Transfer RNA from a marine sediment metagenome, 72 nucleotides, folded computationally. It matches the Rfam family "tRNA". Rfam describes the family as follows. Transfer RNA (tRNA) molecules are approximately 80 nucleotides in length.

[in-house]
RNA sequence: GCCCCUAUAGUUCAAUGGAAAGAACAAGGGCGUCCUAAGCCUUAGAUCCAGGUUCGAGUCCUGGUAGGGGCA
Numbered sequence: 001g002c003c004c005c006u007a008u009a010g011u012u013c014a015a016u017g018g019a020a021a022g023a024a025c026a027a028g029g030g031c032g033u034c035c036u037a038a039g040c041c042u043u044a045g046a047u048c049c050a051g052g053u054u055c056g057a058g059u060c061c062u063g064g065u066a067g068g069g070g071c072a
Stems, first nucleotide, its partner, number of pairs: 001071007010025004018055001027043005048064005
C1' cells in the first nucleotide's frame, strides 16, 4: 500500500428496512436481615463519526475513525 471482518448500555450479546432498540451480568433505590450475603421488587443507562438511498435505517450504499486478520 491493497483486501476481508468487526464496532449497539459499564461488560458480554440480541434485534426480517416498520416497536417504546431487548436480555444477562454489573450499577443506583427499596423490601428483606441483628448485620452482610442470597432472594424479591424497582430505576437509569447504548446504535463509532459524517454523508446518501428510502415514506421509514441499528440494519442498505459511500467516505472516514478505531480494533482484528490476510497478502505484499